Molecule: small-subunit ribosomal RNA
Organism: uncultured Pseudomonadota bacterium
RNA sequence: AGAGUUUGAUCCUGGCUCAGAACGAACGCUGGCGGCAGGCCUAAUACAUGCAAGUCGCACGGGAAGCCGGCUUCGGCCGGUGGAGAGUGGCGCACGGGUGAGUAACGCGUGGGAACCUACCCUGGGGUGGGGGAUAACCACUGGAAACGGUGGCUAAUACCGCACGAUCCCCGAGGGGCGAGAGCUUUUCGGGGCAAAGUCGCAAGACGCCCUGGGAGGGGCCCGCGUCCGAUUAGCUAGUUGGCGGGGUAACGGCCCACCAAGGCUACGAUCGGUAGCUGGUCUGAGAGGAUGAUCAGCCACACUGGGACUGAGACACGGCCCAGACUCCUACGGGAGGCAGCAGUAGGGAAUAUUGGACAAUGGGCGCAAGCCUGAUCCAGCCAUGCCGCGUGAGUGAUGAAGGCCUUAGGGUUGUAAAGCUCUUUCGGCGGGGAAGAUGAUGACGGUACCCGCAGAAGAAGCCCCGGCUAACUUCGUGCCAGCAGCCGCGGUAAUACGAAGGGGGCAAGCGUUGUUCGGAAUUACUGGGCGUAAAGGGCGCGUAGGCGGUCUGUUGCGUUGGGUGUGAAAGCCCCGGGCUUAACCUGGGAUGUGCGCCCGAUACGGGCAGGCUAGAGACCGGGAGAGGAGAGUGGAAUUCCCAGUGUAGAGGUGAAAUUCGUAGAUAUUGGGAAGAACACCGGUGGCGAAGGCGGCUCUCUGGCCCGGUUCUGACGCUGAGGCGCGAAAGCGUGGGGAGCAAACAGGAUUAGAUACCCUGGUAGUCCACGCUGUAAACGAUGCGUGCUAGACGUUGGGGGGCGUAGCCCCUCGGUGUCGCAGCUAACGCGUUAAGCACGCCGCCUGGGGAGUACGGCCGCAAGGUUAAAACUCAAAGGAAUUGACGGGGGCCCGCACAAGCGGUGGAGCAUGUGGUUUAAUUCGAUGCAACGCGUAGAACCUUACCAGCCCUUGACAUGGGGCGUAUGACCCGGGGAGAUCCGGGUCUUCAGUUCGGCUGGCGCCCACACAGGUGCUGCAUGGCUGUCGUCAGCUCGUGUCGUGAGAUGUUGGGUUAAGUCCCGCAACGAGCGCAACCCUCAUCUUCAGUUGCCAUCGGUUCGGCCGGGCACUCUGAAGAAACCGCCGGUGACAAGCCGGAGGAAGGCGGGGAUGACGUCAAGUCCUCAUGGCCCUUACGGGCUGGGCUACACACGUGCUACAAUGGCGGUGACAACGGGGAGCGAUGGGGCGACCCUGAGCAAAUCCCGAAAAGCCGUCUCAGUUCGGAUUGCACUCUGCAACUCGGGUGCAUGAAGUCGGAAUCGCUAGUAAUCGCGGAUCAGCAUGCCGCGGUGAAUACGUUCCCGGGCCUUGUACACACCGCCCGUCACACCAUGGGAGUUGGUUUUACCUGAAGCCGGUGCGCUAACCGCAAGGAGGCAGCCGUCCACGGUAAGGUCAGCGACUGGGGUGAAGUCGUAACAAGGUAGCCGUAGGGGAACCUGCGGCUG
Repeated sequence: AGAGUUUGAUCCUGGCUCAGAACGAACGCUGGCGGCAGGCCUAAUACAUGCAAGUCGCACGGGAAGCCGGCUUCGGCCGGUGGAGAGUGGCGCACGGGUGAGUAACGCGUGGGAACCUACCCUGGGGUGGGGGAUAACCACUGGAAACGGUGGCUAAUACCGCACGAUCCCCGAGGGGCGAGAGCUUUUCGGGGCAAAGUCGCAAGACGCCCUGGGAGGGGCCCGCGUCCGAUUAGCUAGUUGGCGGGGUAACGGCCCACCAAGGCUACGAUCGGUAGCUGGUCUGAGAGGAUGAUCAGCCACACUGGGACUGAGACACGGCCCAGACUCCUACGGGAGGCAGCAGUAGGGAAUAUUGGACAAUGGGCGCAAGCCUGAUCCAGCCAUGCCGCGUGAGUGAUGAAGGCCUUAGGGUUGUAAAGCUCUUUCGGCGGGGAAGAUGAUGACGGUACCCGCAGAAGAAGCCCCGGCUAACUUCGUGCCAGCAGCCGCGGUAAUACGAAGGGGGCAAGCGUUGUUCGGAAUUACUGGGCGUAAAGGGCGCGUAGGCGGUCUGUUGCGUUGGGUGUGAAAGCCCCGGGCUUAACCUGGGAUGUGCGCCCGAUACGGGCAGGCUAGAGACCGGGAGAGGAGAGUGGAAUUCCCAGUGUAGAGGUGAAAUUCGUAGAUAUUGGGAAGAACACCGGUGGCGAAGGCGGCUCUCUGGCCCGGUUCUGACGCUGAGGCGCGAAAGCGUGGGGAGCAAACAGGAUUAGAUACCCUGGUAGUCCACGCUGUAAACGAUGCGUGCUAGACGUUGGGGGGCGUAGCCCCUCGGUGUCGCAGCUAACGCGUUAAGCACGCCGCCUGGGGAGUACGGCCGCAAGGUUAAAACUCAAAGGAAUUGACGGGGGCCCGCACAAGCGGUGGAGCAUGUGGUUUAAUUCGAUGCAACGCGUAGAACCUUACCAGCCCUUGACAUGGGGCGUAUGACCCGGGGAGAUCCGGGUCUUCAGUUCGGCUGGCGCCCACACAGGUGCUGCAUGGCUGUCGUCAGCUCGUGUCGUGAGAUGUUGGGUUAAGUCCCGCAACGAGCGCAACCCUCAUCUUCAGUUGCCAUCGGUUCGGCCGGGCACUCUGAAGAAACCGCCGGUGACAAGCCGGAGGAAGGCGGGGAUGACGUCAAGUCCUCAUGGCCCUUACGGGCUGGGCUACACACGUGCUACAAUGGCGGUGACAACGGGGAGCGAUGGGGCGACCCUGAGCAAAUCCCGAAAAGCCGUCUCAGUUCGGAUUGCACUCUGCAACUCGGGUGCAUGAAGUCGGAAUCGCUAGUAAUCGCGGAUCAGCAUGCCGCGGUGAAUACGUUCCCGGGCCUUGUACACACCGCCCGUCACACCAUGGGAGUUGGUUUUACCUGAAGCCGGUGCGCUAACCGCAAGGAGGCAGCCGUCCACGGUAAGGUCAGCGACUGGGGUGAAGUCGUAACAAGGUAGCCGUAGGGGAACCUGCGGCUG
């Protein structure tokens, strides 16, 4: 510090996710030791039991047990000692300890303040005289189950009560001094009035107390400034409320309380209300700013079963006190009582989850005490728990044959791995034994026989967890087969999974490791530091303006902000730095630094603010001009449309893609004249004008707003922005009343269509228009808020001013507006660019992933429609912007191709052949499946082939290699027997392998044995190689360097011409190059040369007359080498190019015809059954052999063909002219037989020599339009050939039979010249079998205007929501399942408000006739007090009515999600009616239509 994830790729936006750190954790697996720390985060739920606050005999009365002495009637009594328990009294119990419920508050934090209190402590001053009356304990009696009392009697005090003195203190009055503006504060003097005390110990001294008073320290109460969570879908709150006067009350100020008076107080700088929450030092994280948090430790607060209350006291409204109410629990004799662990342990419960009913007061500290001491679950220790942090160990060295085993393997090896073993050594920790602290200033040690030290034994007792597809460090094998499973995100798994499970190996961490949860970080993803808003989310529809924010220039002043210095504070701990102590560390400890904040004092005065005074550059006013669809009202004009009347006139009109509905012989349309009505204003008209926006368009008048220019007269900052607020605001829509020509939602009809609730047509109502009122929204858009300043220009246009000139005009300067291009700059890019999206400032509005949703609920507004404000659950890993390359378009341009057109012949109909689908079958083996499968693999299925089926057989195998044993036993043929055969048995004849060291020695061969292995046309062409098809013989596909772009990528390759061609030329930020094109190769066409066992009387000779022979290579031909063609020449054209057109010459022209040749790539195209091959599968079978069957089936359907339907023909006759080829298990002449297929014979020929061999169409004759002398299917009979064998299932022949068919629906194929058509010939395969295939030649056409259309393709361009790429994408209803959610008659509960009722305890007030020790009084009585009673207040409770939140809820609304449901096709390409926005109506649905708007 970043990374993964949207795309085919790119850049950007943007969310999601990961790597880090942390934790009071929990869970899973595992677990050796120690130190330090931590340990109910949940039920502030309920608690058994024990303990947690007492102490003082030196305040007091009294005094048990025990002990001693004496006495005794043995029951005990007395005295002494002793001092327990209880009581009176004092101090403490308000500390310490716990918890976080409540609290959004002066509660806390921080800094201040004045009107206060303070027991014990410190310090100063003064004092302590003399009296009195009671009461617990105790005793007696007595009530009660108990808790607990009642009555009478006795008694003490440092308990209680008078009285006296009173420096001081308090109150009242008077005077003086100081301070101050004053109110007043302070000091001092005098007079009057009021208030004190306690003793104890001690021989004593004295000590400890006691009373009054001043001061202090520490503690506390109160007040104030500032800071302190979320919600505005909480906007108004408030009656003691705000203030005052007076009083009460308090320690004290105060509306704290009361009476009266006034009507205030708080709030957009967020009152009130709701939700949540103890606050802080700090803690975690972070670079910081910040965010989150508030366990342990420390400060403060609050609370103590819930609610209320006071008492006591220095202090409480009191955790282990009291009273009352309530809930709960317990005891009970039913009458009454008791209780409060959020103290320490512990229990139950809750929960994912959190410890011992331990030891000690030894230390530290606290209470009491003169003290000894007692108490102390504060505390110090121990126990449990890997909960965290820190440290240590589980050994160290050596050890290669790289052991064994495991795993992998290309079988060689690799790896685990110096790892182990072995050898040598050590002993931390743990164990055992011994010694044994510090903590303790003199005594006292729970911890503790602990820490630590010494010794002994022995490698001995001590390693796991997670991960290994990318992010992210670490890879193989097997298993599994979209299953089981994994997963933080992207995503893995559908038969070769580094992603699941296991193993081996590896990586990481380590007594832990992972997972989960939470927080911060990364996230600049709420942006103060540090973001944005044209198109990604985001500018308010527009203006006016309130609060607020911001604000020109000069001077003075102030010193509020700001700033410098000083000072106080900012607790300790923590963090940081430097040291120190535990062996180290964690931990502990000393010192320092910091603590960004607040207060006070002094200083500065630039800037900002305040105040004062000026200025004129901002703003405004004034004067003079100017343009304009700016607004409102009134009037007015012509064209057009429709209607009405009349004339002319006749059969149509209208409308459309074509039609129909409709109108018209009752006279339409057309046309002429007249009239009526409403609405809108052609031309001018314009990226022209005006307005803030919406918007504004004939002409005239009236009223009126704004703007611009010129002048520089006035005011003197009067300014900018603008939350709320107010106003304006297209269309549609609503209300009332008018109006209604045209148009036109709805509606009706006609068409279209599968349907057509649409598009098209004919009609047509609201509405559109006017007046008044409402609505308040739009793609209200420049998708761009307003204002100001600054930052190159060029060219238009509009309004004004100035200047110049050669003045119907032109040019220059300038201010305002409106456009186009463009520099810098900006931007993700597109683009913007003085009209900014540039550089800055000010203010406002708005955004924070997509969906859910601009929806629900609530509020406000509206007559309604609806608007506005505006969520959540849930769900997704994206949704987006711009640009790129493709692909596609019922987009465009240019151009090709038998693509169409033109033409010829076919297919589709028939019969047959053949292939396929389907069906059938024991099997009908398998593959090929749009073009590009279907006379395809198959260039030949009767057996074989053969892979299929049935049956019968074989098991190292039909075939290969290796080992052992036996044998030489080889091969061929014949016969017999069993069998369907494979095969088995027997016999016979002929023959007897090679080498040799001579040995069955070696090889070979045969048999047998065992094992490795063979074998598989079994699966996967989606694991592959190779080969092939196809686009396509199309003209394309790329690279290097350079350049441009952030980048994908572009450029080159585009453009202008041209070509069959990315062919060539020119131009050009490109310049070159490669694979393709072309050429080089083969063949045909012309010629030449060379060669001549074919050819020729060409030429000579012979001839049985045939190139037959001699002879010869001239010609034909053969086959080898060459020549020839290049727009080379001429003319035209083009740009002077490339090229194109015409011509000459030429056998041939403008690539001469044909072939071979197939770029980068596409189709997971085809083939595992040609072959090869990974993996998987079978192994007496999925291998091998054989017989028979099947691949030849047949209701059907399709493809490809053959033969026909006839006269351009059939039949008969005639007999002319080819070429390519083939031939030895062959071709087969000749002759003979047969009607024929064919048979017999067998010459010649391994072939330019012989043979196949006849070519056929042609020509002549006949038939005369008919199911025929067409056609030949089918069938019968009889033959023939091949073959072991023609039944299933071959070919051919003869005779007989003579079917369908008379030119073929929709549709569809081939072909552009030696082509189509037509005719025959040959060959491969092959025993035989050809209508198929591959070739050959003969005869030999027609047509092409042209590129609109169909199909395919190329280039450029455009749009795109497509990129498995239009066979794409994608919308809505409906149906099903699941999920969350809104409404909902109600119902249940929480919380809160108001009114009223009730009113415990208690304080306060009143009363107090009952009761009453101290004081007064001789007494009576009084003062005072108490009970009781009354009243105000008030907790709980109750009644009623509201607010608010939550749960449930029949039914219901939409929403989301869900491999393969239904209906359509709305959107994306002009998406086939351009789309979208607002609104209204309509419709199964997407949607359609109207009106206005936008261009995205």